The prediction has a mean pLDDT of 85. Predicted 3D model of a 110-nucleotide RNA (SAM riboswitch aptamer (S box leader)) from Guptibacillus algicola. It matches the Rfam family "SAM riboswitch aptamer (S box leader)". Gene Ontology term of the family: regulation of gene expression. NCBI's taxonomy places the organism under Bacteria, Bacillati, Bacillota, Caryophanales, Guptibacillus. It was read from a public genome assembly, where an Rfam model found it.
């Protein structure tokens, strides 16, 4: 970096350093000197891994479900992935709904 699968309307600080930017991209709309990004600390969360139980298949062992656990590996901590970008539907003042694309994260694989 590409591909596959799963998830994306929940959750998370009135801390320290830092100084102007940030919310992927487009168009919007927002956040920001009553302090952005980033770093540290703090916190949230069970995707992988770990542990326990039950069940299924079984040669080892594997699988499924439920639960525990954040001292293991990631991730995350404004707004639904902030909305939107393509297609369809309902309503047509406009608004809403469904699917897709794109993106993010995890695990696997090349």
């Nucleotide at each position: 970096u590409a591909c596959u699968u799963a998830u994306c309307u929940a959750g998370a600080g009135u801390g320290g350093c830092g100084g102007a930017g940030g919310g992927a991209c487009u168009g919007g709309c927002c956040c920001g000197a009553u302090g952005a990004a980033g770093c540290c600390c703090g916190g949230c969360a069970a995707c992988c891994g770990u542990c326990a139980a039950a069940c299924c298949a079984u040669u080892a062992u594997g699988g499924u479900u439920u639960g525990a656990a954040a001292a293991g590996g990631u991730g995350c901590c404004a707004a639904u992935u902030c909305c939107u970008g393509c297609a369809g539907g309902a309503u047509u003042a406009u608004u809403c709904c469904u699917g897709g694309a794109a993106g993010a994260u995890a695990a696997g694989c090349a």